[in-house]
């Protein structure tokens, strides 16, 4: 320098014919049960404004195609593999 595969809440990890982003599992938190505790059940969990009810934004970063984008398409960035 050149080819390939990957980046998706705090971590793993799904969603591929483009059609509700965050399924599930782990941590965390709040509650039952316990004399306490473990284990077990129930509920919460991505940001941000809001009193609430909501609204907005979020798929490594920046654009673009599209009515719609984690999925197409350009450029960067990170990482992992091969070549050289």
């Nucleotide at each position: 320098g050149c080819g390939g595969g990957c980046g998706u809440g705090g971590c793993g990890a799904a969603a591929c014919u483009g059609g509700u982003a965050g399924a599930c599992g782990c941590a965390a938190c709040g509650g039952a049960c316990u004399u306490a505790a473990a284990a077990u059940c129930c509920g919460u969990c991505g940001g941000c404004c809001g009193c609430a009810a909501g609204g907005c934004c979020u798929u490594g970063c920046c654009g673009g195609u599209u009515c719609g984008a984690c999925c197409c398409c350009g450029g960067c960035c990170g990482c992992c593999c091969g070549c050289a």
Predicted 3D model of an 84-nucleotide RNA (transfer RNA) from Caulobacter sp. AP07. The sequence was found in a public genome assembly. Its Rfam family is "tRNA". Rfam describes the family as follows. Transfer RNA (tRNA) molecules are approximately 80 nucleotides in length. The coordinates come from a structure-prediction model, not an experiment, and the mean pLDDT is 80.